[in-house]
RNA sequence: GGGGCCGUAGCUCAGUUGGGAGAGCGUCGGCAUGGCAUGCCGAAGGCCACGGGUUCGAGCCCCGUCGGCUCCA
Numbered sequence: 001g002g003g004g005c006c007g008u009a010g011c012u013c014a015g016u017u018g019g020g021a022g023a024g025c026g027u028c029g030g031c032a033u034g035g036c037a038u039g040c041c042g043a044a045g046g047c048c049a050c051g052g053g054u055u056c057g058a059g060c061c062c063c064g065u066c067g068g069c070u071c072c073a
Base pairs, nucleotide, nucleotide: 001072002071003070004069005068006067007066010025011024012023013022019056027043028042029041030040031039032038049065050064051063052062053061
């Protein structure tokens, strides 16, 4: 320098037919227990890496940039 994959909640990741932003763990609150563990219920938490474009509408499609992993030279 070139190819491929990836970047979504504090962490690990789903979401790839373009229209609801989600799960598990964690955090906080409540209930059960004398208390802990544990179980159940509820809540907070994300401008979807960044900047543009297409579209009525973008996490999703297109272009560029940055970062990570990997292969080739």

The RNA shown here (transfer RNA) has 73 nucleotides and comes from Actinobacteria bacterium 13_2_20CM_68_14. NCBI's taxonomy places the organism under Bacteria, Bacillati, Actinomycetota. The prediction has a mean pLDDT of 83. The RNAcentral record of the sequence draws on ENA.